[in-house]
């Protein structure tokens, strides 16, 4: 220079067209003589960024960044 997979909550991640979840972390209860551990709850996400297609986009398409990986 080609080519390909990734990008979603603080962390790992799911969700593949019809309001965006879970695990772990936080925080506030309950349990405990206390702590952990356990139970229940609560906040927390312009879904990289810009276009487009569609009644409707996290999802499909393009273009851009970024990360990792292949080829030369």
């Nucleotide at each position: 220079g080609c080519c390909g997979a990734c990008g979603u909550a603080g962390c790992u991640c799911a969700g593949c067209g019809g309001u965006a979840g879970a695990g772990c972390a936080a925080c506030c209860g309950c349990c405990u003589u206390g702590u952990a551990a356990g139970c229940g709850g609560u906040a927390g996400g312009u879904c990289g960024c810009c276009g487009g297609u569609u009644c409707g986009a996290u999802c499909c398409c393009g273009g851009c960044c970024g990360u990792c990986g292949g080829c030369u």